[in-house]
RNA sequence: CUCUUAUCAAGAGUGACUGAGGGAAAAGGCCCGUUGAAGUCCAGCAACCCCUUGAAUGAAUCGAGGAAGGUGCCAAAUCCUACAGCAUGGUUUUCCAUCUGAGAGAUAAGCU
Numbered sequence: 001c002u003c004u005u006a007u008c009a010a011g012a013g014u015g016a017c018u019g020a021g022g023g024a025a026a027a028g029g030c031c032c033g034u035u036g037a038a039g040u041c042c043a044g045c046a047a048c049c050c051c052u053u054g055a056a057u058g059a060a061u062c063g064a065g066g067a068a069g070g071u072g073c074c075a076a077a078u079c080c081u082a083c084a085g086c087a088u089g090g091u092u093u094u095c096c097a098u099c100u101g102a103g104a105g106a107u108a109a110g111c112u
Base pairs, nucleotide, nucleotide: 003110004109005108006107007106008105013042015041016040017039021032022031023030027081028080029079044073045072048070049069050066051065052064053063054062055061078104083101084100085099087098088097089096090095
């Protein structure tokens, strides 16, 4: 990097250093930020991998518990949208709102 599977409305700081940007990239919105952004350290959250255990045993699967280790995460739904729909409501229509799906993305595990 490609592909596969799963998840993505929960949760997580009155800390230290530093000092102007940030919300992954591009576009449009909408926001956060000197009452301190990003970054580093520490603390924390969660439980994908992992560990223990139950379902007679093995595998698969499901449940309960744990947090030493590998990742991950720690404003707002993945901040929202972009595509589709004999879907629902409003509207004469265009269109608007909602919903569902797709696509894109992120993370984990596996495969090459």
Annotation: SAM riboswitch aptamer (S box leader) from Sporosarcina sp. P32b, 112 nucleotides, folded computationally. The prediction has a mean pLDDT of 77. The model forms 97% of the base pairs in the Rfam consensus.